[in-house]
Molecule: SAM riboswitch aptamer (S box leader)
Organism: soil metagenome
RNA sequence: CUCAUCGAGACCGGCUGAGGGAAUAGGCCCAAAGACGCCGGGGCAACCGCCAGGAUUAACCACCCUGGAAAGGUGCUACGUCCUGCGACAUCGCCUGCGAGGGUGUCGACAGAUGAG
Numbered sequence: 001c002u003c004a005u006c007g008a009g010a011c012c013g014g015c016u017g018a019g020g021g022a023a024u025a026g027g028c029c030c031a032a033a034g035a036c037g038c039c040g041g042g043g044c045a046a047c048c049g050c051c052a053g054g055a056u057u058a059a060c061c062a063c064c065c066u067g068g069a070a071a072g073g074u075g076c077u078a079c080g081u082c083c084u085g086c087g088a089c090a091u092c093g094c095c096u097g098c099g100a101g102g103g104u105g106u107c108g109a110c111a112g113a114u115g116a117g
Base pairs, nucleotide, nucleotide: 001117002116003115004114005113006112011041012040013039014038015037019030020029021028024085025084026083027082042077043076044075047073048072050068051067052066053065054064081111086108087107088106089105090104091103092102
């Protein structure tokens, strides 16, 4: 840089000791009854890898689709990619201006995370 996903799921012990939830602002939440982090074990999931079938092919392989298993490589294991911010659309109520602003929902963008290349 490109592609895919961001739904669901899964906790104990030890060490440490003050902030942490990626960054900025506001909010919200966790935290001396020890958060965050690190280590060990357990677990979750199924991206890669593995297996089977399909599709394709003259045939085979690769790509693609569907399913399976969980011994391998990663990843994850509070709510939760926490919400809002930028754009579009729908809708609601208030003001009674005739449109700026607000609430809710959906989609998208941006940013980020994980995997594969």